[in-house]
Molecule: RNase P RNA; transfer RNA
Organism: Solilutibacter silvestris
RNA sequence: GGAGUCGGCCAGGCAGUCGCGGCACUGGAAACAGUGCCGAGGAAAGUCCGGGCUCCACAGGGCACGAUGCCAGGUAACGCCUGGGCGGCGCGAGUCGACGGAAAGUGCAACAGAAAGAUACCGCCGGCGCGUUCUCCGGAAUGCGUCGGUAAGGGUGAAAUGGUGCGGUAAGAGCGCACCGCGAGCCGGGCAACCGGCCGGCACGGCAAACCCCAUCGGGAGCAAGACCAAAUAGGGAACCAUUGGCGCGGCCCGCGUUGGUUCCGGGUAGGUUGCUUGAGCCGUCCAGCGAUGGGCGGUCUAGAGGAAUGACUGUCCACGACAGAACCCGGCUUAAAGGCCGGCUCCGCAC
RNA sequence: GCCGCUUUAGCUCAGUUGGUAGAGCAACCGCCUUGUAAGCGGUAGGUCCACAGUUCGAGUCUGUGAAGCGGCACCA
Numbered sequence: 001g002g003a004g005u006c007g008g009c010c011a012g013g014c015a016g017u018c019g020c021g022g023c024a025c026u027g028g029a030a031a032c033a034g035u036g037c038c039g040a041g042g043a044a045a046g047u048c049c050g051g052g053c054u055c056c057a058c059a060g061g062g063c064a065c066g067a068u069g070c071c072a073g074g075u076a077a078c079g080c081c082u083g084g085g086c087g088g089c090g091c092g093a094g095u096c097g098a099c100g101g102a103a104a105g106u107g108c109a110a111c112a113g114a115a116a117g118a119u120a121c122c123g124c125c126g127g128c129g130c131g132u133u134c135u136c137c138g139g140a141a142u143g144c145g146u147c148g149g150u151a152a153g154g155g156u157g158a159a160a161u162g163g164u165g166c167g168g169u170a171a172g173a174g175c176g177c178a179c180c181g182c183g184a185g186c187c188g189g190g191c192a193a194c195c196g197g198c199c200g201g202c203a204c205g206g207c208a209a210a211c212c213c214c215a216u217c218g219g220g221a222g223c224a225a226g227a228c229c230a231a232a233u234a235g236g237g238a239a240c241c242a243u244u245g246g247c248g249c250g251g252c253c254c255g256c257g258u259u260g261g262u263u264c265c266g267g268g269u270a271g272g273u274u275g276c277u278u279g280a281g282c283c284g285u286c287c288a289g290c291g292a293u294g295g296g297c298g299g300u301c302u303a304g305a306g307g308a309a310u311g312a313c314u315g316u317c318c319a320c321g322a323c324a325g326a327a328c329c330c331g332g333c334u335u336a337a338a339g340g341c342c343g344g345c346u347c348c349g350c351a352c
Numbered sequence: 353g354c355c356g357c358u359u360u361a362g363c364u365c366a367g368u369u370g371g372u373a374g375a376g377c378a379a380c381c382g383c384c385u386u387g388u389a390a391g392c393g394g395u396a397g398g399u400c401c402a403c404a405g406u407u408c409g410a411g412u413c414u415g416u417g418a419a420g421c422g423g424c425a426c427c428a
């Protein structure tokens, strides 16, 4: 100097004028006015997971159903995060992975192919029978049929009975050997996943994002939850179900609570307060830990609406500004997206 | 804001132990008719919403997005 990789941060700046939401104070009977302070995001999004909170039994037993899925830890919890293992990619820093079990059982594999889970179509080899040719009369070669051996070769397929090589054999074959692979065995290391060595010729295929098995977890509903105040009326009618019932309970049974329930027609109110923002909060620092994270101390308050506020104009500067707007709150994941800054590390080239 | 459902031919919809995607209407061509409609026969038309993944193989199974649709307050 170039290429790359990982992590963190910012999200146009400044000045002026006008305006919007909330809170406090002042003035005012009130409407309102004035002053001060505060006023969107890293994703506020999708609503894909997890939790808080609220109500229903502060949630109970069993079955079903669903979710997760290498190991250990973190956490309020998680499908998230951290560290490790194994596998893929990369020279490397790094990065990606739904990564339990196929000897528990059931099932699936279209077409092709002999055969798709236990098989012989072609081929190769041997025995027997019949025939042909040759003959040194012992046999040899070859064709057909039949019985058997064989997974080395051909062919089909996404997939064909561990792979390569040497030996061996009638031909073959883990039949024997070497290396690689594999394994329900033994020893050692590690909390574990797993790793290393020894041993065993090898039992044996694929699919579990097919049913399933194993382990762990999960009650339901959601702030339009829920609580309080106020106002109003026809406290009505019909249909269906039914007291071993119905409802809470939105899978079923038990159990608990409660006493008619569901749907439709008709009637009334559609106002206010609360839940509402101080919270697993943010900033700094120290300690423990490889780390996620936890703990101590100090500082700080930073939107809270209810047709829903953060905008408009002017000037100026530059690198010309992306995706996008809170609605009970929080931890994640995923998706969207213009640019800029800082730091760690890796590889290549050059110079000393 | 919260909850749920759907997406397959131009339209309305089927599609199960995953194996070459169909039906009705519409369109086009032919027959029939003087002509049209109806009727009869035939033909074409699909990125199965998109992108990834599992699998030999995906409309179907899994994940992530997109688009569209529906429901919801209180009292008696």
Stems, first nucleotide, its partner, number of pairs: 001348010012317007020039008041323001045334002048332005053222004060254004065218005070084005085099001086097004100213002105211002107207002121154002123150012162180006181202001182200002185198005226274004236265006245259004267427003281300008318321001353424007362377004371408001379395005401417005